RNAcentral holds the sequence, with entries from SILVA. This is a predicted structure of a 1507-nucleotide RNA (small-subunit ribosomal RNA) from a Bacteroidota bacterium. Rfam family: Bacterial small subunit ribosomal RNA. Its family is annotated with ribosome and structural constituent of ribosome in the Gene Ontology.

RNA sequence: AGAGUUUGAUCCUGGCUCAGGACGAACGCUGGCGGCGGGCUUAACACAUGCAAGUCGAACGAGAAAGGUUCUUCGGAACUGAGUAAAGUGGCGCACGGGUGAGUAACGCGUAGGCAACCUGCCCCUAGAUUUGGAAUAACUCCGGGAAACCGAAGCUAAUACCGAAUAACGUCUCUUGAUCGCAUGAUCAGGAGACCAAAACUCCGGUGUCUAGGGAUGGGCCUGCGUAAGAUUAGGUAGUUGGUGAGGUAACGGCUCACCAAGCCGACGAUCUUUAGCUGGUCUGAGAGGAUGAUCAGCCACACUGGCACUGAGACACGGGCCAGACUCCUACGGGAGGCAGCAGUGAGGAAUAUUGCGCAAUGGGGGAAACCCUGACGCAGCCACGCCGCGUGGUGGAUGACACCCCUAUGGGGCGUAAACACCUUUUAUGAGAGAAGAAGUCCCUACUCGGUAGGGUUUGACGGUACCUCAUGAAUAAGCACCGGCUAACUCCGUGCCAGCAGCCGCGGUAAUACGGAGGGUGCAAGCGUUGUCCGGAAUCACUGGGUGUAAAGGGUGUGUAGGCGGAGCUGUAAGUCAGAGGUGAAAUCCUACGGCUCAACCGUAGAACUGCCUUUGAUACUGCAGCCCUUGAGUAUCGGAGAGGUUGCUGGAAUUCGUGGUGUAGCGGUGAAAUGCGUAGAUAUCACGAGGAACACCAGAGGCGUAGGCGGGCAACUGGACGAUUACUGACGCUGAGGCACGAAAGCGUGGGGAGCAAACAGGAUUAGAUACCCUGGUAGUCCACGCUGUAAACGAUGGAUGCUCGGUGUCGCCCUCUUAGUAGGGGCGGUGCCUAAGCUAACGCGUUAAGCAUCCCACCUGGGGAGUACGCUCGCAAGAGUGAAACUCAAAGGAAUUGACGGGGGCCCGCACAAGCGGUGGAGCAUGUGGCUUAAUUCGAUGCAACGCGAAGAACCUUACCUGGGCUCGAACGCUAUCGGACAGACCCUGAAAGGGGUCCUUCUUCGGACUGAUAGUGAGGUGCUGCAUGGCUGUCGUCAGCUCGUGUCGUGAGAUGUUGGGUUAAGUCCCGCAACGAGCGCAACCCCUAUUACUAGUUACCAGCACGUUACGGUGGGGACUCUAGUGAGACUGCCUGCGCAAGCAGUGAGGAAGGUGGGGACGACGUCAAGUCAUCAUGGCCCUUAUGCCCAGGGCUGCACACGUGCUACAAUGGUCGAUACAACGGGCAGCCACCUCGUGAGAGGGAGCUAAUCCUUAAAGUCGAUCUCAGUUCGGAUCGUAGUCUGCAACUCGACUACGUGAAGCCGGAAUCGCUAGUAAUCGCGUAUCAGCAACGACGCGGUGAAUACGUUCCCGGGCCUUGUACACACCGCCCGUCAAGCCAUGGAAGCUGAGGGUACCCAACGUCCGUGACCCAACUUCGGAGGGAGCGGCCUAAGGUAAAAUCAGUGACUGGGGCUAAGUCGUAACAAGGUAGCCGUACGGGAACGUGCGGCUG
Repeated sequence: AGAGUUUGAUCCUGGCUCAGGACGAACGCUGGCGGCGGGCUUAACACAUGCAAGUCGAACGAGAAAGGUUCUUCGGAACUGAGUAAAGUGGCGCACGGGUGAGUAACGCGUAGGCAACCUGCCCCUAGAUUUGGAAUAACUCCGGGAAACCGAAGCUAAUACCGAAUAACGUCUCUUGAUCGCAUGAUCAGGAGACCAAAACUCCGGUGUCUAGGGAUGGGCCUGCGUAAGAUUAGGUAGUUGGUGAGGUAACGGCUCACCAAGCCGACGAUCUUUAGCUGGUCUGAGAGGAUGAUCAGCCACACUGGCACUGAGACACGGGCCAGACUCCUACGGGAGGCAGCAGUGAGGAAUAUUGCGCAAUGGGGGAAACCCUGACGCAGCCACGCCGCGUGGUGGAUGACACCCCUAUGGGGCGUAAACACCUUUUAUGAGAGAAGAAGUCCCUACUCGGUAGGGUUUGACGGUACCUCAUGAAUAAGCACCGGCUAACUCCGUGCCAGCAGCCGCGGUAAUACGGAGGGUGCAAGCGUUGUCCGGAAUCACUGGGUGUAAAGGGUGUGUAGGCGGAGCUGUAAGUCAGAGGUGAAAUCCUACGGCUCAACCGUAGAACUGCCUUUGAUACUGCAGCCCUUGAGUAUCGGAGAGGUUGCUGGAAUUCGUGGUGUAGCGGUGAAAUGCGUAGAUAUCACGAGGAACACCAGAGGCGUAGGCGGGCAACUGGACGAUUACUGACGCUGAGGCACGAAAGCGUGGGGAGCAAACAGGAUUAGAUACCCUGGUAGUCCACGCUGUAAACGAUGGAUGCUCGGUGUCGCCCUCUUAGUAGGGGCGGUGCCUAAGCUAACGCGUUAAGCAUCCCACCUGGGGAGUACGCUCGCAAGAGUGAAACUCAAAGGAAUUGACGGGGGCCCGCACAAGCGGUGGAGCAUGUGGCUUAAUUCGAUGCAACGCGAAGAACCUUACCUGGGCUCGAACGCUAUCGGACAGACCCUGAAAGGGGUCCUUCUUCGGACUGAUAGUGAGGUGCUGCAUGGCUGUCGUCAGCUCGUGUCGUGAGAUGUUGGGUUAAGUCCCGCAACGAGCGCAACCCCUAUUACUAGUUACCAGCACGUUACGGUGGGGACUCUAGUGAGACUGCCUGCGCAAGCAGUGAGGAAGGUGGGGACGACGUCAAGUCAUCAUGGCCCUUAUGCCCAGGGCUGCACACGUGCUACAAUGGUCGAUACAACGGGCAGCCACCUCGUGAGAGGGAGCUAAUCCUUAAAGUCGAUCUCAGUUCGGAUCGUAGUCUGCAACUCGACUACGUGAAGCCGGAAUCGCUAGUAAUCGCGUAUCAGCAACGACGCGGUGAAUACGUUCCCGGGCCUUGUACACACCGCCCGUCAAGCCAUGGAAGCUGAGGGUACCCAACGUCCGUGACCCAACUUCGGAGGGAGCGGCCUAAGGUAAAAUCAGUGACUGGGGCUAAGUCGUAACAAGGUAGCCGUACGGGAACGUGCGGCUG
């Protein structure tokens, strides 16, 4: 310090998540030791038991018992125990210490001050005093009541208990004189007069107490400034309330209380109300500023079962005191009593969760006491708990045959675990057993001395922890390692199992058969006596931004103005010193943090010192800036004068064109409307046309990116009234200014109310169309409304999506208004001010863009934003007649939502171009019959694969058996083939026989070779087999397709934050990214083209089997023969074609020409050749191959069957429907090929398929005849002399075998079909069409298929509007799985949270009234009473009454919470229903406001916006 996550990728905005630290923690797994700390965060819930506050005999009276000793008459007595225990009176303490955080939003706390308005026991100092009397009462004795708690009567007694008197000022109060001081109320001092008030003694004689007064110290009380939560969906609150006078009360001020008077007081600087909360030093985090928190330790406050009250006291309204009320628990004899762990332990309950009913007063501290001493669950220690922090250990060194160990992986070679182990040597912290053994202790006390307050010296003693820490010795590696993680973030990888299951997950996300993400294992990484998880806080988060953010389009500028409070404010001078700055003083408790040093072996921990505590107060200065006060200035602002511009506003009057309607005329059959129609109007006379009239609304041209207005908005003309801006000129005022929360005003359209008006238009509505439907788009009608007046509403995409003001910062070019100037007199040129547009520098911006009219650079003020959805919704409140507006959440849910730009893809967007794409033509398919393939159906099986183009005469270039993978049945199990090893054997094999459908099984016969090594072969056993079983979505290879389309990329450079762009775009041209020109690009690669093959011409070479011109021979005839190398041909090498030449056009590339030449002309024709890539395209059944599966079977053998099954549907073909033809006869001309288990001449036989003979040919030699055509004849338009299906009979051939299931032949039979609906296919020249020939596979053949070959041989293309496909550029996009995309709403289903609701229930608070305990106070007090008495009384008390008042009760409201039949919407949920609203011109552009309508998305009207 950052990282992951929105996208195909990018930048930005923005949320979510992670890595860090911390904790009084809890849970899971695990656990050796020690030190120092910590330990009910929940029920301020209830508590058994024990302990936690007593002490003093030196204040007082009284005073046991047991035990012991002695005596005894044995009953007891004395002494001792002992002035002890226990209790009482009295004093001090019990208000400290300890606990808890319920309440409290407050002078409660913090901080700084004040008291001239106060108190203070014990302690210290100073001064003085401590005199004299009296009456009681507990204890005790005795009696009585009661279950008990306890109570009552009578009698005795003491005091430092109580009471009287004396004395008394420097005390208090009253009156009074003077001085001084203070900001002030007032205070202080010195006098005078009067009144009033005290005590307690004890003693060891040292002293200790007591009282009065003054002072100190300590502790407290009260007051004040400032600070200290949230909510405005809490805006008004308050009657003792605010103040005064007087009185009461208090330690003291005060409405603290009361009477009277006044009507104040608090509040937007947030009163009141509601909710939450003890506050602080500090703690955690953070760079800091901040944020969160308030355990332990420390300070303050509050509380003590709940509520109230007072008493005592120096101090309390009192945790272990009292009274009352209430709830609860316990005892009871039912009459009545007792209790309060939020003290320490402990129990129950609650909870995820928090310890021992321990030891000791040795230390520190506290209470009492003169002291000894006693008390002390404060405290010191120990116990439990890994709860935290810190430290230590679980061994160290060597040791490679890198162990043949286990385990894991593997390419089977090996690798990992791993110096790890074994083994050798060493050490002993720790644990164990022994030994020794602290510090913490100084005092008190006693003795002695003295300067007698105390100090010094000496002495006897005091340790819970604890025989602990620490130290030493002995033994022996001996006693000691786990947890989490390993897809990215984030360090760490493999195997197996599982198969969208089980599961994981902090975010992104993993899992659907090869999971580094699940579970296990091996290995690894991290931390370590711990490790993970969960929860919470801070951080990262600049994600509330003071430091330190934003608002054109991402969330965000108020619709506009005016103006209040507030905030901010021009130039100069003077004063002041509040802010500000500086110095000094006080304070900021200690602890903590930090620094230094020191102590425990180190550390944690602890000690000492320093620094710090960023704050507040006081005081002294400074005066630049701000404030305040005063004076002054003119530039900000304003006023006056003159001038022109303008749809600025309001009111009135007025004009013409047009629509509609009415009346009349002319006139006749249609009009109107649409994509096309229809509804509608019209023979009762429309539309059209003419004239006149009526009425309402809006104002053509001018008109402009023009003008005016704050915005909304404003448009015929004229007039009246009226606002603002601008220009020019001088003069005046003198900061009068800017902004503006609330407030007030204005505010399009729609809408509402009342009354008018109503021509046109037009929500709703009606009808007609369209459509699957059409609650729409289109058409015909049509009502509110639109218009006017008055009132309401208060919203819009009210937009420049850009708040207002001021200043500053290059330019260019228009336009509007006014002015100045020059002048060639122009409406031109130059300049100034003010508006309004466009383009741009710098700068800014995520980019787009903005750019003197800022979105630049600055200042001031206001408004607003903080992830998406839920939702501008709900509730509450305010406004409104209503519609609704304003304000405005939460639960829940998602990991995104979003902006700009990029590359693609797409568009019922645009432009350019190409292709048998259309068009122009020719011939087909679709109809028939048959063949063939597919689907479907059937079946024991009809094996499998291929499925839009790009599956379907496809794999299959040959299914009767075989093939064959399928089915049925019969068999085999090292197996049908092959390799290796071992053992056994010389057999096996073979021949024959039996059985059987065969395979197989059984039997008989026969029984090796050898160079002795073995070979061969069989059986048995073992190991490898075998699988057309699955996965083409694990793969290789091969192939199809876009597409023979012209594209696809790279290097360097440049541009851009970046994805990317440029190049490759543009202008031309081409079949072509072909070439040329231009250009921030320059080059290059894969494609195109060319190089290769065939073909068209020709030359040369060569000449058999091909050829035969000339020569010769021969034949009826024939290259038959000699021969020839001319020709044809064969097959090898060359030539030839390149827009090379000419003309025209053009910059060029290039194009054009019936151009020339040429066999061929612009790629001559054809083929091979297929860029980057797309389709998870096809193939595991050609082959290969990972993984999985089968192993007496999913392998292998055999027989038979099936793949040929047939209601039907589709594809591809063949043959036809006929005369351009059929049939018959005659006759001409090819090429590519194949052939020995072959092709087969020729002869004979057969009607024929063919058969029987039989030459030739291993082939330019033989097989070897083309057909259409041509010539002739016949048929004469018909289901025919067309067509040939189907069927019957008889045959031929192949083959073990033609039944299922072959081909062919002959005779007979003679079906459909007369040119084919919608639709659809091929083809641009030697092409289509048509005709035959050959070959592969093959015994034969279902071939009409496929692949080749040649023969004959056309028509048409104007052209690119349209259909399909493709290329390039551009545009929009909410698409990127890319339009077969995305996506909206209703309805239906499940789950979840939530609003409303007749009501019901509860909680806290307030108001009013009733009743009123204890208790203080007041009144009364005829009853009672020891102290004093002048005997009269004084004084005290009970009782009674009154005010106040806790609890309780009643009533009506409000608030909050829970629940509620039913109901509203919302959210979420792989594959539900209906439509298709949005994104492209989304097929009617979309959206905003409003109104109406509709199953739903939505539709329509009116106005607005461009997003």